[in-house]
Predicted 3D model of a 707-nucleotide part of an RNA (large-subunit ribosomal RNA, domain II) from Candidatus Roizmanbacteria bacterium RIFOXYA2_FULL_41_8.
Context: one part of a larger RNA
RNA sequence: GCUAGUGAGUUUUCAACUGUCGCAAGCUUAAUCCCAUAAGUGGGAGGAGGCAUAGCGAAAGCGAAUCCGACCUUGUGUCGGAUAGGUCUUAAAAGGCCUUCGUGGCGGUUGGAAGACCCGAAACCAGGUGAGCUAGUCAUGGACAGGGUGAAUCCUGAUUAAUUUUGGGAGGAGGCCCGAACCCGUUGCCGGUGAAAAGGCUUGGGACGAUCUGUGAUUAGGGGUAAUAUGCCAAUCGAACCUGGAGAUCGCUGGUUCUCCUCGAAAUGUGUUUAGGCACAGCGUUAAAUCUUAAACUUUGCAGGUAGAGCUACUGAAUGAAGCUGGGGACUUUAUUGUUCUCAGCCUCAACCAAACUCCGAAUUACAAAGCGUAUGAUUUAGCAGUGAGUCCGGCUCGGAUAAGCGAGUCAGGGCAAAAGGGAAACAUCCCAGAUUUCCGUUUAAGGUCUUUAAAUAAUUUCUUAGUGGUAAAGGAAGUAAAAAUCCAUAGACAGUCGGGAGGUUGGCUUAGAAGCAGCCAUCCUUUAAAGAAAGCGUAACAGCUCACCGAAGAAGGAUUUUUGCGCCGAAAAUUAUCGAGGCUAAGUUAUUUACCGAAAGCGAAAAUUGUCCCACCUUUGGUGGGAUAGUGGUAGAGGAGCGUUCCGCUGACAGUGAAGAUAAACCGUAAGGUUUGUUGGAGUUUGCGGAAGUGAGAAUGCUAGC
Numbered sequence: 001g002c003u004a005g006u007g008a009g010u011u012u013u014c015a016a017c018u019g020u021c022g023c024a025a026g027c028u029u030a031a032u033c034c035c036a037u038a039a040g041u042g043g044g045a046g047g048a049g050g051c052a053u054a055g056c057g058a059a060a061g062c063g064a065a066u067c068c069g070a071c072c073u074u075g076u077g078u079c080g081g082a083u084a085g086g087u088c089u090u091a092a093a094a095g096g097c098c099u100u101c102g103u104g105g106c107g108g109u110u111g112g113a114a115g116a117c118c119c120g121a122a123a124c125c126a127g128g129u130g131a132g133c134u135a136g137u138c139a140u141g142g143a144c145a146g147g148g149u150g151a152a153u154c155c156u157g158a159u160u161a162a163u164u165u166u167g168g169g170a171g172g173a174g175g176c177c178c179g180a181a182c183c184c185g186u187u188g189c190c191g192g193u194g195a196a197a198a199g200g201c202u203u204g205g206g207a208c209g210a211u212c213u214g215u216g217a218u219u220a221g222g223g224g225u226a227a228u229a230u231g232c233c234a235a236u237c238g239a240a241c242c243u244g245g246a247g248a249u250c251g252c253u254g255g256u257u258c259u260c261c262u263c264g265a266a267a268u269g270u271g272u273u274u275a276g277g278c279a280c281a282g283c284g285u286u287a288a289a290u291c292u293u294a295a296a297c298u299u300u301g302c303a304g305g306u307a308g309a310g311c312u313a314c315u316g317a318a319u320g321a322a323g324c325u326g327g328g329g330a331c332u333u334u335a336u337u338g339u340u341c342u343c344a345g346c347c348u349c350a351a352c353c354a355a356a357c358u359c360c361g362a363a364u365u366a367c368a369a370a371g372c373g374u375a376u377g378a379u380u381u382a383g384c385a386g387u388g389a390g391u392c393c394g395g396c397u398c399g400g401a402u403a404a405g406c407g408a409g410u411c412a413g414g415g416c417a418a419a420a421g422g423g424a425a426a427c428a429u430c431c432c433a434g435a436u437u438u439c440c441g442u443u444u445a446a447g448g449u450c451u452u453u454a455a456a457u458a459a460u461u462u463c464u465u466a467g468u469g470g471u472a473a474a475g476g477a478a479g480u481a482a483a484a485a486u487c488c489a490u491a492g493a494c495a496g497u498c499g500g501g502a503g504g505u506u507g508g509c510u511u512a513g514a515a516g517c518a519g520c521c522a523u524c525c526u527u528u529a530a531a532g533a534a535a536g537c538g539u540a541a542c543a544g545c546u547c548a549c550c551g552a553a554g555a556a557g558g559a560u561u562u563u564u565g566c567g568c569c570g571a572a573a574a575u576u577a578u579c580g581a582g583g584c585u586a587a588g589u590u591a592u593u594u595a596c597c598g599a600a601a602g603c604g605a606a607a608a609u610u611g612u613c614c615c616a617c618c619u620u621u622g623g624u625g626g627g628a629u630a631g632u633g634g635u636a637g638a639g640g641a642g643c644g645u646u647c648c649g650c651u652g653a654c655a656g657u658g659a660a661g662a663u664a665a666a667c668c669g670u671a672a673g674g675u676u677u678g679u680u681g682g683a684g685u686u687u688g689c690g691g692a693a694g695u696g697a698g699a700a701u702g703c704u705a706g707c
Stems, first nucleotide, its partner, number of pairs: 001707006011114013026051003032045005055062002065083007072075001084099005117255002120252001124245006135219009144209001146178003149174001153170006182206003188201003221237001223233003230239001258642006268281005282387002284384008297371005303365001308360001309358002315354002319350003323346009390416004394411006421432003436607004441603003447597003450582003456594001458593003463588001469584001475569002479566010497552004502526003507521003532547001535546003608632011643696001645693006652686003661680008
């Protein structure tokens, strides 16, 4: 990992609601006892007690129903309304509760108490078992090749007056040195489903000592031991192990087993030692009762301070100009004044800003009434929930950086969640569209029609040459197409070519120089077809080269500006990798037209099922058949109806002429499932109607076994 088996809402009791049955102004027994029975159990006694029949009040105490309407099942009926009544409080008013229908059994659902759907902690406590591992200690034994160094001390030569100094010899100290056994475990490699739940090889440390070691004893868990590492105390140690309390507890994770049908959520508010949990409300479902109309649309009425706009209409902000007043400084004058700078205020003109400004002020919207009007909806009571992590898109806002697949709010916005189908290459959230089933029927939506790939290589028309289409900005450009405006032009435009571009004059000043061209001032006149006291380069200054301007030749359109469409550059990244691909000059693009394709949508045909209504029949709390109409996606969840398993009661059957089980096929049923036949098998099985549950497995790193 697979297969088989096993594996999770149970039981008791109390309560509420509901279904059903018995009896009914009553209902019911509990313990216990008696009888019967093989037993389970059945029958009887037992009224103690419980609930109900009257409430209100702390208590003393006081103490209750009529009328009207509607409906049908016509009843001691149900519901609604009105008035009244009982009682408490009270001076009174107002107000509270009440004016009633039950009770017992069984079934179902839920809640409480219990292990309470199942598995799962780390832990806590009690009583015991452990020092054959390891830590310390005690007792008693054992072990340490060889080599080196050479302390004290002693002997002796020399030396000295003596101490002393020095040589030689003996000697054999040391938590001394090197290095085996022995002990340890420094380095590297291997190993890492190992040869090994700590090893192998290599290298290394200690190796007469605080050394190593055998055996026997000893210290015990709220403890021991510890040259302290929170180390060790039997592969277990921030508190051992075993058994028990014990099914500890877990607001946490996982799992929770057959089918079909109807409806179908939430991820919000408030509170919370609360934030991944709860409670109440909201939203779902089921039952009963009642009421009628929700939404949409139309009309009328009413509400508002947003968008916008505006501000000598307030509160603030704020630009320019002119004026006035006041304060301060400087200068000037002084019996004071004037000029200027600056600050504050006022006024006039012009222009302007605001979520926490408003003299104004929409649209949409909200509320109410009336009309119209269809699904059905709403309300009340009662049972049962789930949800209380949301998410994306669109509109309007806020935070952020007018960032985020970002955070927050809001919308009588839409989806997903809980929604399949078609389109967007692929793609919960986008576009189309809401799947009861079947059909080799049919029409369309979004989106498409060269091939992949179903359908026009359709038609008319514009543009694009960039593979733009098939990513991007500021900015840039005689791209191209279209439109407009103003000019010039055969009296010759625009561009190019040829020629001229002069004189006064080197203007004056300045300057070493300044001659068109460092700088300052002026910028005239003349000759002319035209020519600046010079637009640029250049020189030390001149010179020199161009330009403006004019002429010639030649010859026909040219110049400037604006707008629009489609293109170009700007444009660097890691897979070919920014058309899904091939490929396309249309199969790109603009405008128009027709045809076709295209979904689980619409329509058609057949069938199933749910609600409501109608009809017929029957064995009438209902069933069967037919018809009409509206439905039938669905997670959490609510409700309904069933299938199957084991056992029991009653009943009817089958079986050696072959039961159960196994296996294969066919058939039937919407499904769970059922039936038949063949083979195998070799002894029990089962219909119908009821009852009771150890009642359904694919998941729980489930458990057991096999492979």